[in-house]
RNA sequence: GGGCCGGUAGCUCAAUGGUCGAGCAUCUGACUCUUAAUCAGCUGGUUGUGGGUUCGAGUCCCACCCGGCUCA
Numbered sequence: 001g002g003g004c005c006g007g008u009a010g011c012u013c014a015a016u017g018g019u020c021g022a023g024c025a026u027c028u029g030a031c032u033c034u035u036a037a038u039c040a041g042c043u044g045g046u047u048g049u050g051g052g053u054u055c056g057a058g059u060c061c062c063a064c065c066c067g068g069c070u071c072a
Stems, first nucleotide, its partner, number of pairs: 001071007010024004018055001027041004048064005
């Protein structure tokens, strides 16, 4: 340098072009002499960046950035 795969919440991952969710974690509350465990509830997102297509993009197209694999 070429090819392929991936980038979404703190972490691991979902999401037919039509309201970005789940589990765990954090936080709050209940319970408890206290902690842990358990139960309930909330919070947490510029979907890697910038453009394009579209009434509408996490999803389709282009370029770039980062990571992994591979070829030379």
RNAcentral holds the sequence, with entries from Rfam. A computed fold for a 72-nucleotide RNA from Herpetosiphon geysericola, annotated as transfer RNA. Rfam family: tRNA. Rfam describes the family as follows. Transfer RNA (tRNA) molecules are approximately 80 nucleotides in length. Rfam classes the family as a transfer RNA. The source organism's lineage runs through Bacteria, Chloroflexota, Chloroflexia, Herpetosiphonales and Herpetosiphon. The coordinates come from a structure-prediction model, not an experiment, and the mean pLDDT is 80.